[in-house]
Context: one part of a larger RNA
Molecule: large-subunit ribosomal RNA, domain II
Organism: Cyclobacteriaceae bacterium
RNA sequence: GCCUACGAGUUACUCUCCCUGGCGAGGUUAAGGAUCUGAAGAUCUGCAGCCGGAGCGAAAGCGAGUCUGAAUAGGGCGCAUAGUCAGUGGGAGUAGACGCGAAACUUUGUGAUCUACCCUUGGUCAGGAUGAAGUGACGGUAACACGUCAUGGAGGUCCGAACCAGUAAACGUUGAAAAGUUUUUGGAUGAACUGAGGGUAGGGGUGAAAGGCUAAUCAAACUGAGAAAUAGCUCGUACUCCCCGAAAUGCUUUUAGGAGCAGCGUGCGGGUUAGAGUUUAAUAGAGGUAGAGCUACCAAUAGGACUAGGGGGAGUCACAUCCUACCAAAUCCUGAUGAACUCCGAAUGCUAUUAAAUAUACCGCGCAGUGAGGGCAUGGGUGCUAAGGUCCGUGUCCGAGAGGGAAAGAACCCAGACCCACAGCUAAGGUCCCCAAAUCUAUACUAAGUUGAACUAAGGAGGUUCAGUUGCUGAGACAGCCAGGAGGUUAGCUUGGAAGCAGCUAUUCCUUUAAAGAGUGCGUAACAGCUCACUGGUCGAGCGACAGAGCAUCGAUAAUAAUCGGGCAUUAAGUAUAGUACCGAAGCUUGGGAUUGUCCCGCAUAUGCGGGAUAGUGGUAGGGGAGCAUUCUAUUCCGCGGAGAAGCAGUCUGGUAAUGGAUUGUGGAGCGUAUAGAAAAGCAAAUGUAGGC
Numbered sequence: 001g002c003c004u005a006c007g008a009g010u011u012a013c014u015c016u017c018c019c020u021g022g023c024g025a026g027g028u029u030a031a032g033g034a035u036c037u038g039a040a041g042a043u044c045u046g047c048a049g050c051c052g053g054a055g056c057g058a059a060a061g062c063g064a065g066u067c068u069g070a071a072u073a074g075g076g077c078g079c080a081u082a083g084u085c086a087g088u089g090g091g092a093g094u095a096g097a098c099g100c101g102a103a104a105c106u107u108u109g110u111g112a113u114c115u116a117c118c119c120u121u122g123g124u125c126a127g128g129a130u131g132a133a134g135u136g137a138c139g140g141u142a143a144c145a146c147g148u149c150a151u152g153g154a155g156g157u158c159c160g161a162a163c164c165a166g167u168a169a170a171c172g173u174u175g176a177a178a179a180g181u182u183u184u185u186g187g188a189u190g191a192a193c194u195g196a197g198g199g200u201a202g203g204g205g206u207g208a209a210a211g212g213c214u215a216a217u218c219a220a221a222c223u224g225a226g227a228a229a230u231a232g233c234u235c236g237u238a239c240u241c242c243c244c245g246a247a248a249u250g251c252u253u254u255u256a257g258g259a260g261c262a263g264c265g266u267g268c269g270g271g272u273u274a275g276a277g278u279u280u281a282a283u284a285g286a287g288g289u290a291g292a293g294c295u296a297c298c299a300a301u302a303g304g305a306c307u308a309g310g311g312g313g314a315g316u317c318a319c320a321u322c323c324u325a326c327c328a329a330a331u332c333c334u335g336a337u338g339a340a341c342u343c344c345g346a347a348u349g350c351u352a353u354u355a356a357a358u359a360u361a362c363c364g365c366g367c368a369g370u371g372a373g374g375g376c377a378u379g380g381g382u383g384c385u386a387a388g389g390u391c392c393g394u395g396u397c398c399g400a401g402a403g404g405g406a407a408a409g410a411a412c413c414c415a416g417a418c419c420c421a422c423a424g425c426u427a428a429g430g431u432c433c434c435c436a437a438a439u440c441u442a443u444a445c446u447a448a449g450u451u452g453a454a455c456u457a458a459g460g461a462g463g464u465u466c467a468g469u470u471g472c473u474g475a476g477a478c479a480g481c482c483a484g485g486a487g488g489u490u491a492g493c494u495u496g497g498a499a500g501c502a503g504c505u506a507u508u509c510c511u512u513u514a515a516a517g518a519g520u521g522c523g524u525a526a527c528a529g530c531u532c533a534c535u536g537g538u539c540g541a542g543c544g545a546c547a548g549a550g551c552a553u554c555g556a557u558a559a560u561a562a563u564c565g566g567g568c569a570u571u572a573a574g575u576a577u578a579g580u581a582c583c584g585a586a587g588c589u590u591g592g593g594a595u596u597g598u599c600c601c602g603c604a605u606a607u608g609c610g611g612g613a614u615a616g617u618g619g620u621a622g623g624g625g626a627g628c629a630u631u632c633u634a635u636u637c638c639g640c641g642g643a644g645a646a647g648c649a650g651u652c653u654g655g656u657a658a659u660g661g662a663u664u665g666u667g668g669a670g671c672g673u674a675u676a677g678a679a680a681a682g683c684a685a686a687u688g689u690a691g692g693c
Base pairs, nucleotide, nucleotide: 001693002692003691004690005689006688011095012094013093014092015091016090017089019087020086021085022084023083026051027050028049032045033044034043035042036041055062056061065077066076067075068074098236099235101233105226106225107224109222110221116200117199118198119197120196121195122194123193124192125190127159128158129157130155134151135150136149137148138147139146163187164186165185168183169182170181171180202218204214205213206212239627240626241625242624243623244622249262250261251260252259253258263370264369265367266366267365268364269363270362276360277358278357279356280355281354282353283352284351285350291344292342293341298338299337302334303333304332305331307328309327310326311324312323313322314321373398374397375396376395377394378393379392380391381390382389403414404413405412418593419592420591421590423589424588425587429583430582431581432567433566434565438580440579441578442577443576444575445574451569452568459554460553463551464550465549466548468546469545470544471543472542480538481537482536483535484534486511487510488509491505492504493503517532521530522529594617595616596615597614598613599612600611601610602609603608628682630679631678632677633676634675635674637672639671640670647666648665649664650663651662652661653660654659
C1' cells in the first nucleotide's frame, strides 16, 4: 500500500414544535389488583396525582377584573375560552450523549536485581623504571653538624599488560548491537577497580552538580483507581434521487480561530390593507457631493500699482524736509489655492403620489449554517496618488460555477451545465502548420524579426512616409567646378606689437565695382598665408527653413540554453483603415425524453392518474421531500428447496439512482414474496482496530 472483517447522533427521563389518532370544557390514569393468552402482551379495575377551565398584585387581598394612584384619570397585565392523553418525527436540557485523542491533577500501592551514595565482609592489580626518610661503614667535628659510599624501599611517582574508562576518526544508522565494532587514546598502589549481603522511595531519595541517576521511562518513576477527567482544539462521521439555497456583516462579550441577539437560508402556517415588495414612466420634493467660484465670507497666496507704519541714507545742534532696486497693513489691477471655505451647484441615489407590468413583500412558528473572506472595476482615507498593502462606500464575480477564449492561470473577456443526438446558428476569440476556419478582398505604413497579447521613460537622432506654413528658382535657384573677393587703411584707441581676426570704441564710413564685412573661421610674435560672406561663369530643375502627425532607431542590465505557446513569417502569417465569408461554447435553435412549481381540461376522490399550456431544473454550509438495500419480528403467499436453499463466480437483462430479475457453473441446507413493525441498519479516508498478502 491493497484486500477482508469491525468502526462514530444512541438510550432513559423532562421540556418544546409540527404531524397522526382518541375524547373534548374537559382530558388522563400512575403504582398496585383481577382476568385472559403461544411469547411479547391484551382487557378490565384503580380517580392518588397532573394539565386545562381566571386573572391581577411583593403581599394582605380583590376578582372579569386587578395593580399603581387622592382619583369614578391615564397606564401595565388580563377578560371576549380549547384543551388534554397517546404515538412517529424535528429540536433543547440532564446524563460519557456522534466517535477517537491530551499534556496534566488526586489517591492506593510496587520498585535501588539498572543506576547514585552509604554500611558490612571478601577479592584483584604481569613486568619494568625512579630511588624519599631511616640505618650502616668510612671521612669529619671538642662534641654535634656536615660529606662520601653502601644499604633501604617511600610515592593520589614514572613506563606498560590484566582491569577500569571512553580522547579522535572511520564504519555502523530497516545496525551483528534500542549506544556497538576497528584503529587510536586516558588511568593502571589508588579520591583505584570489583564480588556477595544490606540501607536510603516519588515533591521523596541520591547527586566531586550534568537537572544527572532512581529497572531501555525523569524539570517529578512505574502500577491500579477517581475516569468514558476536561478538550471553545485537530481528525473522522458510512446508500440514492428530487426542490430551494446562504454567510464571512452590525452590536455585545476575560471577547477576537468561541459565543449571544439581529441580518442573510429553508420548511410549515397565516391573513390585514386591497397591494404593502420589485421594475419602468410621469410629477412633486428634501439635500450641499462632483464641478465651479472667491471685488460672497474664512484661511492661505504670486506679480504690479498706490500708500499708512517700520528699516536704511541725506539733511541737521535738534526738528522740519527729501531720497529709497529694503520690509510691508489697508485699498486697487492681473493671476490663482482649500476635507474640516461657499455667492453658486449638477448627474446618480433617496422620499412621496399616480399609472402600467410582474409576483413578491410582511407576520408567526420549527430547523439551521454563517459571524477568518478574496479578486476586479470605481468613489475616497492611509501609505510613497508603493504593495498580490491596509481601512470604508458602490457594483460584480470567485467563494458555492462547470463550458469556450487569454499557451499554461479561483475571480480578465464570452457564457450560467436536467438528460440524449455522427443536427443547425452564433459569442468572446480566431482562420500558414501544430489546430477547426481566408496563405480572403482593397489601400497604406514598417526593414527594426520592430513586431507577431506582460512592461518602459527622460533624452538623443539629415531613418523613412504623410499633410502643412514660409522662402529661393528658365530674368537659371541649390550642390559641385572655374574665377574674383579690391582701394582710402596698418579705421581709431590700447599696446613691446595689435595690420579684418587679444581687448575697447564707433551714425562699422567713404570710394572703385559684376561683387567684396573697418570682416565668418584657421593662422602669425606682429605681418604674411588659407578661407568665408558677396559676385561672375559653367551646369540645367527643382532647392532650402520651420513647426506637426504615423511607423521605425538608440537609450535597453540577472542569474541552468535559448525562444512570439512552438514551427516559423517581410507588397507578412507584422501595423493601420474598410469589408465579405467561414470556424468557434454545456450560449441559442431543432428532434426525443425525464422531473418540479403554477394554471386549465377529463377520470376518479385519504388524494392520485392521464392530457395540455407556461415558467423552471449549476451549487458548498444548510433546510425540506421521496425512495433503495441489510438483520430480526408478526401476519401472508398455505410460497421455493437434495429433480439442489444461502453464499461465491460468469453472462444476459429491467429501473433516473440507491438497486432488481433471469440463467450457467460452483456449493451442499436452508431461503424467500406481499403488508406492517423494530433496528447493534449501508465505509474510502479517523498517522483508525484486527488478520492476511